Molecule: transfer RNA
Organism: bacterium HR33
């Protein structure tokens, strides 16, 4: 340098043909239970969907550009 793949909660990851609210699982923080912890249940926080910018009545989701992580292939 070319080509690919991937970026969503604190971790690991869903998200289908673009449609009215953005999720799960662990974790966290609270209550119930205990003498106390764990388990268990219940309720709760928690998000600039990497970034910018188009397309559209509407984008996580389509497009171009960056970045950042990864495979491959040349040098």
């Nucleotide at each position: 340098g070319g080509g690919u793949g991937g970026u969503u909660a604190g971790c690991u990851c869903a998200g289908c043909u673009g449609g009215u609210u953005a999720g799960a699982g662990c974790g966290c923080c609270g209550g119930u239970c205990u003498c106390a912890c764990a388990u268990a249940c219940c309720g709760g926080a928690g998000g600039u969907c990497a970034c910018a910018g188009g397309u559209u009545c509407g984008a996580g989701u389509c497009c171009u550009g960056u970045a950042c992580c990864g495979c491959c292939c040349a040098c």